[in-house]
Molecule: transfer RNA
Organism: Candidatus Cryptobacteroides sp.
RNA sequence: GGGGUUUUAGCUCAGCUGGUAGAGCGCCUGCAUGGCAUGCAGGAGGUCAGGAGUUCGAAUCUCCUAAGCUCCA
Numbered sequence: 001g002g003g004g005u006u007u008u009a010g011c012u013c014a015g016c017u018g019g020u021a022g023a024g025c026g027c028c029u030g031c032a033u034g035g036c037a038u039g040c041a042g043g044a045g046g047u048c049a050g051g052a053g054u055u056c057g058a059a060u061c062u063c064c065u066a067a068g069c070u071c072c073a
Base pairs, nucleotide, nucleotide: 001072002071003070004069005068006067007066010025011024012023013022019056027043028042029041030040031039032038049065050064051063052062053061
């Protein structure tokens, strides 16, 4: 330098052929217990890596950029 792949909540990851952004763990509150652990109920938390484009509509399609992994040279 070139090819492939990954980037979504604090962490690990889903998200179908473009149509309301989710789960588990963690965090907060309440209830149960004398307290802890634990269980149950509720809640907060997201620029979907960044920018641009296509579209009525983009996490999803196209282009550029950045970072990680990997292959070739």